[in-house]
Molecule: transfer RNA
Organism: uncultured Clostridia bacterium
C1' cells in the first nucleotide's frame, strides 16, 4: 500500500434475501425464601446497533466515507 473479516446493553452472543415495540445468557438492581448468607424463584431496568453521510415509504441489515481490531498478500 492492496484485499477480506469483525465492531449490537458492563461481558458474551443472536438478529444481516431491509419491514414495524432490537432478542437471549451471565453480571448488576429490587423483592420472595433464610436466623444471616449461598442456592433457587419472581420482577423491573439497561444498547437505537463504532462515528458521519446517502438510498428508501421504511436500514442493525444496502451504498460511500471514516475510526478501532484481526487475517492474508506485496
Nucleotide at each position: 500500500c492492496u484485499g477480506c473479516c469483525c465492531g449490537u446493553a458492563g461481558c458474551a452472543u443472536a438478529g444481516c434475501u431491509g419491514g414495524a415495540u432490537a432478542a437471549u445468557g451471565c453480571a448488576g438492581u429490587u423483592g420472595a425464601u433464610u436466623c444471616c448468607g449461598a442456592u433457587u424463584c419472581a420482577a423491573a431496568a439497561g444498547a437505537c446497533c463504532g462515528g458521519g453521510g446517502g438510498u428508501u415509504c421504511g436500514a442493525a441489515u444496502c451504498c460511500c466515507u471514516u475510526c478501532g481490531g484481526g487475517c492474508a498478500g506485496g